Predicted 3D model of a 73-nucleotide RNA (transfer RNA) from Candidatus Kaiserbacteria bacterium RIFCSPLOWO2_02_FULL_54_13.
Its Rfam family is "tRNA". Rfam links the family to the GO term triplet codon-amino acid adaptor activity.
It was read from a public genome assembly.
The organism belongs to Candidatus Kaiseribacteriota, within Bacteria.
The coordinates come from a structure-prediction model, not an experiment, and the mean pLDDT is 81.
């Protein structure tokens, strides 16, 4: 250099033929137990990698960076 995948909550990871986003574990409270572990209820927690554009309206379409991981060469 050039192809494809990725990029979403602390972590792993779903989403959506464009209507302002959930899952499991992890953190909190509380419940329960003589306690503690499982366990049950609720609650926090996200500028959706950035920066433009199109659109009434973008996590989602289009470009352009930046990082990742594969593969050419």
């Nucleotide at each position: 250099g050039c192809c494809g995948a990725g990029a979403u909550a602390g972590c792993u990871c779903a989403g959506u033929u464009g209507g302002u986003a959930g899952a499991g574990c992890a953190c909190g409270u509380c419940c329960a137990u003589g306690g503690u572990a499982a366990g049950g209820a609720c609650g926090a927690g996200g500028u959706c990698g950035u920066c433009g554009g199109u659109c009434c309206g973008a996590u989602c379409c289009c470009g352009a960076c930046u990082c990742u991981c594969g593969g050419c060469u």